[in-house]
Context: one part of a larger RNA
RNA sequence: GCUGGCGACUUGUAGGUUGUGGCAAGAUUAAGAUAAGAAAAUAUCGAAGUCAUAGUGAAAGCGAGCCUGAAUAGGGCUUUAAGUCAUAAUUUACAGACCCGAACCCGGAUGAUCUAACCAUGGCCAGUGUGAAGCUUAGGUAACACUAAGUGGAGGUACCAACCGACUGUUGUUGAAAAAACAGCGGAUGAGUUGUGGUUAGGGGUGAAAUGCCAAUCGAAUCCGGAGCUAGCUGGUUCUCCCCGAAAUGCGUUUAGGCGCAGCGGUUAGUGCUAUAGCUUAGGGGUAAAGCACUGUUUCGGUGCGGGCUGCUAACGCGGUACCAAAUCGAUGCAAACUCUGAAUACUAAGUGUGUAACUAACCAGUAAGACUGUGGGGGAUAAGCUCCAUUGUCAAGAGGGAAACAGCCCAGACCACCAGCUAAGGCUCCUAAAUAAAAGCUAAGUGGCAAAGGAGGUGAAAAUGCAGUGACAAUCAGGAGGUUUGCCUAGAAGCAGCCACCCUUUAAAGAGUGCGUAAUAGCUCACUGAUCAAGCGUUUUUGCGCCGAAAAUGACCGGAACUAAGUUUUUUGCCGAAGCUGUGGCUACAUCACAUAGAUGAUGUAGGGUAGAGGAGCGUUCCGUCCAGGGGGAAGCCAAGCGCGUAAGCCGCGGUCGACAGGACGGAAGUGAGAAUGUCAGA
Repeated sequence: GCUGGCGACUUGUAGGUUGUGGCAAGAUUAAGAUAAGAAAAUAUCGAAGUCAUAGUGAAAGCGAGCCUGAAUAGGGCUUUAAGUCAUAAUUUACAGACCCGAACCCGGAUGAUCUAACCAUGGCCAGUGUGAAGCUUAGGUAACACUAAGUGGAGGUACCAACCGACUGUUGUUGAAAAAACAGCGGAUGAGUUGUGGUUAGGGGUGAAAUGCCAAUCGAAUCCGGAGCUAGCUGGUUCUCCCCGAAAUGCGUUUAGGCGCAGCGGUUAGUGCUAUAGCUUAGGGGUAAAGCACUGUUUCGGUGCGGGCUGCUAACGCGGUACCAAAUCGAUGCAAACUCUGAAUACUAAGUGUGUAACUAACCAGUAAGACUGUGGGGGAUAAGCUCCAUUGUCAAGAGGGAAACAGCCCAGACCACCAGCUAAGGCUCCUAAAUAAAAGCUAAGUGGCAAAGGAGGUGAAAAUGCAGUGACAAUCAGGAGGUUUGCCUAGAAGCAGCCACCCUUUAAAGAGUGCGUAAUAGCUCACUGAUCAAGCGUUUUUGCGCCGAAAAUGACCGGAACUAAGUUUUUUGCCGAAGCUGUGGCUACAUCACAUAGAUGAUGUAGGGUAGAGGAGCGUUCCGUCCAGGGGGAAGCCAAGCGCGUAAGCCGCGGUCGACAGGACGGAAGUGAGAAUGUCAGA
C1' cells in the first nucleotide's frame, strides 16, 4: 500500500422561532399526596407559581390613557385585543458538547544496579631509560666555597604493555553493534585506575562547568492522578434526488489566517407599483482633450531698467560695449497640487416602463486569504505571472467549441434522450470535419514561423521636377589648345604646397584647372566638345512588402508532414464547425386558466450550470407496537444472475448452496449509511 470490521453533530436543562395537537379570555399545574400494582408507567387530586387579559411613568401614582410641561400647546409610548400548555424540527446559552491531536502547569509517589560527587573498606600498574638532593673519595682553601669521579635513586619525569581514555581516517548507517570494528593515537606512580558497601532526589541533587549527568529519557527525571486540561490551529466528518444560491468588501478590534455590526444568500409571511434595464426631458460639474488669460516653468528674436568690463576726467560726470540681464513686445513649448475654455461617460431629478422585480419583518446562514484580462491611475525602473486603488468581464462556483497542449483570453451558459437540421469563435493540402475555390496584386526573405536604434542602386506603387530623334543617359573613338611656367611666395611652385586674382584669344570644345603623379617639369585623367550608337535617362519626396543589424547552454519559436502558396493585401461565393439555436419525444418547479376544489388531471407560458450555504422530498439499516401474510413441500445469509422495475438512493424474480427463522403495511425509537482522519483492530 491492499482487503474486511469499528470509526465523528449526541444527551440533559433553560430560552427564541416555526409546524402540529388540546383548551381558549383564559391556558397550565410544580413539589407533593391518594388508588390499584412486584416495579416502571398510568389515573385522580394538589392554584403555590408562571404567561396572557392594559397601559404609562425613574417613582409615588394615575389609568383607556399615562409621561413631559406653567399649559387646554406640542411631542413620546399605548388603546381597534389571542393566548397558553404539550410535542416535533431548527437555533442559542451552560455543560467535554462533532471526532482525534499537543507542548505545558499542578499534586502525590518511584528512582544514584547507568551516571556525577563524596564516604568506608579492599585490589591493580610487565619491562626499559633519565639520573635531583644527600653521601663517599680525590683535587682545592687558613677554613669554607669550588672542581672532578663515584655512589645514590628523586620526579603530577621519559619510552612502552596490561589498564584507563578517545585525536585522525576508513568501514558500518533497514549496522555484527540504538555509538561498534579496523589502522594509527593520548595517559600509563598519579589531580591514577578499579571491586564491594553506602550518602545526596526533581521548585531538587551532583558538576576540574559541557546546561553536562541523575537507568538508551534532562533548559528541569519517571509513574499515576487533576484530565475528555486548553487548542482563535491542522486533519477528518459516512445514502439519494429537487428548487434557490453567495463572499473574499466597509467600519471596529492587543486586531490583521480570529471575532462583532453592516453588505451580499436562503426560507416563510406581509405591503402593493413603490425598485430597476431601456427610452424621453431637465440639470450641476471642471476630468480627458486643449490652451497659456492667471500661478509657475521654458527656448529664440526686438527694445534694453540695472549691473559688469572699458575710454576720458582733478572731481562731478560724459562716452563705448561681439558681456549678463529686469520689464515689455513678437514667435514656440510644458504642468497631479495651473485654467480664458471644455467633452464622452457617470451622477441627480421627473415622466414612461417592466417583474416568480422591489420593499418590510421574523428566522437560518456562509463570507470578510481572492486570481487574471481590458481600461483609468499611485508605488516600482511608464520592470515583474510585482504591489496598492477604481471600473468591466471571466475564473472562483462553469461544463462545451477555438487558442497544438493552456483556471482567469475568444465564442458560448450543460434538465434528459436522438445514427436530424442551422450557425458562433475558429477554420477548409495531409495528419483532421470542411475550397489543392474564384478574381486582382505583392513577397523570394522559408519573410511568413521572435526584436530596436541604425544601415543599403532589394523590389512594387504614387507625386514633383529636369534632360531627350535639332539624338539624351551609359559605353567606345577623337579632341581637351594659345597668351602662360598668370601674379605673389619659394631652393623650386610650371593647372594641381600655400596666398590674391580668376582675364583674354583660337575654337565644335577646352577651368589661370576635378583627381592621380613629379624635387620641379614630364606623364595619366576629369570638366567641356565632336563622332559612333540608339530610346528613354536623371534628381527629390511619400508609401507597400522584403534585406542586414541577430551570440547560450539536450536537437527544438509554423503543433507536425510539408508549403513559393498551403505566405501576404483586397474582394467574392460556398462549406465545416459547440452541450449555442431549431426539430421530435420526455421529466421537474413556478404562474395563469379549465374541470374540480384535500388533492389529482389537462392546456398555455416561463424556468431548470453551480462551491460555501439555506430550503424541500425520499431510499436504506437495527430495535419496538398494531395489523396482515410466509417458512423442513426449505426462513435468513451466501454464490451466480436478468434486453426485469424505478429520476436516484434502491427494489424484485429464476437457478445453486444452506438448514431455522423471517417479511410487508402503518406508526414509534435510534449506538442509522465511510474512501480518505501520518485513523484503529485483524488478515494475506

A computed fold for a 684-nucleotide part of an RNA from a seawater metagenome, annotated as large-subunit ribosomal RNA, domain II. It matches the Rfam family "Bacterial large subunit ribosomal RNA". Gene Ontology terms of the family: ribosome and structural constituent of ribosome. The prediction has a mean pLDDT of 85.